Notes
Predicted 3D model of a 73-nucleotide RNA (transfer RNA) from a Lachnospiraceae bacterium. The organism belongs to Lachnospiraceae, within Bacteria. It matches the Rfam family "tRNA". RNAcentral holds the sequence, with entries from ENA. Its mean pLDDT, the model's own confidence on a scale to 100, is 80.
RNA sequence: GGAUAUGUAGCUUAGGUGGUGGAGCAACCGGCUGUUAACCGGUAGGUUGAAGGUUCGAGCCCUUCCAUAUCCG
Numbered sequence: 001g002g003a004u005a006u007g008u009a010g011c012u013u014a015g016g017u018g019g020u021g022g023a024g025c026a027a028c029c030g031g032c033u034g035u036u037a038a039c040c041g042g043u044a045g046g047u048u049g050a051a052g053g054u055u056c057g058a059g060c061c062c063u064u065c066c067a068u069a070u071c072c073g
Stems, first nucleotide, its partner, number of pairs: 001072007010025004019056001027043005049065005
């Protein structure tokens, strides 16, 4: 330099044919307990890597860029 894949919550990740973004762990609050842990209930947390395009509507389709990984030279 070229090709391919991936990028979604603090972490690990799901998301069907484009139609209101979910789960587990962690965090916070409460219950239980002599206390802690465990357990139970609840709460908050997302510009879906960035910028554009298509569309009534984009995590999803298209373009460029960025980061990471793999392969080729």